[in-house]
Context: one part of a larger RNA
């Protein structure tokens, strides 16, 4: 000067209180540890690993294992020499990779010898390498934390390491102002400059809309038509403590009120200082060192990554009556669509099939939203609660669902009766409940990124716990 302290003061955070709702017991998905295994590839490992890397493991991907194959190689570049188009398509062999043998074919220039140009083959040069080292690195990320810090110049003190400024009085979400001072400007950060989303004005008016006027219908903006609404998407306003009262150092600011779609940062995202953990990643990519080279490289079937006495973490669906089922009727918002989105219409009890209008979309299609209104049935029971498990018959996808997909019906019905110590999330459209879409993707979603529909309680306060800030103190630390 830091750091620490079961030292002080002052202050923030769903940090703890007040609250609603899980987790921690059950069954069943995931990811990890162990164990097992020819391999169960690899990496991540308190907070900052564990539905993480993986936004999708039957083959492929894939890096492991078995076997079978190949050595200038799957792939790149030029050199030497030989040789011939390059390739296509057939049989035979085999598990494929291949390996043989047929046929077609026979490239540009040039009149030719030749020369290019592709390919094969044979040397050597070199290529690969998901091979070590993340404690040699680049970049990119997590975390302290969107915490309010973290620094420089010139002055000044101080022998000096430093120190002042950056403290101090009050304010703030903020080192945010504002006041005072040996300081006196400045950087990087806060904030504003962006985008989303509340209100409105003004152009625009199709593929969206429909007051008004016509026409038309079983019915509907269906038509003609309008530019008013709705909305859509561009360019503007609007909110500043601007305005009154108090309060306050007349300050910076609080506190309440008018006004107003909205008020004190309006709500959300975007934004991540200086550093800190020899924090992550040598397996996205890049690299320096080493290390393999008939193999640690590559090609190919077939396995593995889905094993299972067990432990953990993150979901999901339950125990029921505010609830299961039936039936019947409403009201979103945001996507996505051409090797795609598929309507009406037929078949099927259903997954689905068959069929193919429209539509690169405000048109036409996924795509009926679901919770919810409304009526009926069950009557407290392991049940018309629960839905694993198991059996059977089938649907898609796809060369191929055994190991190892999803779904559909029939049957069959486990555990569970609200969860020890002990934990996590959340302050307003949240939170808890509903459902809907999207990316990956041929097939697979309980996960993950959005999306709107119902729509709460609490918050006396800051003694405690946990994490941070500032000032001051102690100190056998550095």
């Nucleotide at each position: 000067u830091g750091a620490c302290g079961g030292g002080g003061g002052c202050c923030c955070g769903c940090a703890c209180a007040a609250g609603c709702g899980g987790u921690g017991g059950a069954g069943c998905a995931u990811g990890u540890g162990g164990u097992u295994u020819a391999a169960u590839u690899c990496g991540a490992u308190g907070g900052u690993a564990c539905g993480c890397g993986a936004g999708g493991a039957a083959c492929c991907u894939u890096a492991c294992c078995u076997g079978g194959g190949u050595u200038u190689g799957a792939c790149a570049u030029g050199c030497a020499c030989a040789g011939u188009a390059a390739u296509u398509a057939u049989g035979u062999a085999g598990a494929g990779a291949u390996a043989c043998a047929u046929a077609c074919g026979c490239g540009c220039a040039g009149c030719a010898a030749u020369g290019c140009g592709a390919c094969u083959g044979u040397g050597a040069a070199c290529a690969g390498g998901u091979g070590c080292u993340g404690c040699a690195u680049g970049g990119c990320u997590g975390u302290c934390g969107u915490c309010a810090g973290c620094u420089c110049g010139u002055g000044c003190c101080g022998u000096g390491a430093g120190g002042u400024g950056u403290u101090g009085g009050g304010u703030u979400a903020a080192g945010u102002c504002c006041c005072g001072c040996a300081a006196c400007g400045a950087g990087c950060g806060c904030a504003a400059c962006c985008c989303c989303u509340a209100c409105u004005g003004c152009c625009a008016g199709u593929u969206a809309c429909u007051a008004a006027c016509a026409g038309g219908u079983a019915a509907u903006g269906c038509u003609g038509a309008g530019g008013a609404c709705u909305c859509u998407g561009g360019c503007g306003g609007a909110a500043c403590u601007g305005c009154c009262u108090g309060c306050g150092a007349c300050a910076a600011g609080c506190a309440g009120g008018a006004g107003g779609a909205a008020g004190g940062c309006g709500g959300g995202g975007a934004u991540g200082a200086c550093g800190u953990c020899a924090a992550g990643u040598c397996a996205u990519c890049a690299u320096g060192g080493c290390c393999c080279u008939u193999a640690u490289g590559u090609c190919c079937a077939g396995g593995g990554c889905g094993a299972c006495a067990c432990a953990c973490g993150u979901g999901c669906u339950a125990c029921a009556a505010u609830g299961g089922c039936c039936g019947u009727u409403a009201c979103a918002g945001a996507g996505c669509g051409g090797a795609g989105c598929a309507a009406a219409g037929c078949c099927g009890a259903g997954a689905g099939g068959c069929g193919g209008a429209g539509c690169a979309g405000a048109a036409c299609g996924c795509a009926u939203a679901a919770a919810g209104g409304c009526g009926g049935c069950c009557u407290c029971a392991g049940u018309a609660c629960g839905g694993a498990u198991u059996g059977a018959a089938g649907u898609c996808u796809g060369a191929a669902a055994c190991u190892c997909g999803a779904c559909u019906u029939c049957a069959u019905g486990a555990a569970g009766c609200u969860g020890g110590a002990a934990u996590c999330g959340c302050u307003a459209g949240u939170a808890a409940c509903c459902g809907c879409g999207c990316a990956u993707c041929a097939g697979c979603a309980c996960g993950g990124c959005g999306c709107g529909g119902u729509g709460a309680a609490u918050a006396c306060g800051u003694u405690c716990c946990c994490g941070g800030g500032c000032c001051u103190u102690g100190u056998a630390c550095a």

Predicted 3D model of a 478-nucleotide part of an RNA (small-subunit ribosomal RNA, 3' major domain) from Treponema sp. P06. The source organism's lineage runs through Bacteria, Pseudomonadati, Spirochaetota, Treponematales and Treponema. RNAcentral holds the full RNA, with entries from ENA and SILVA.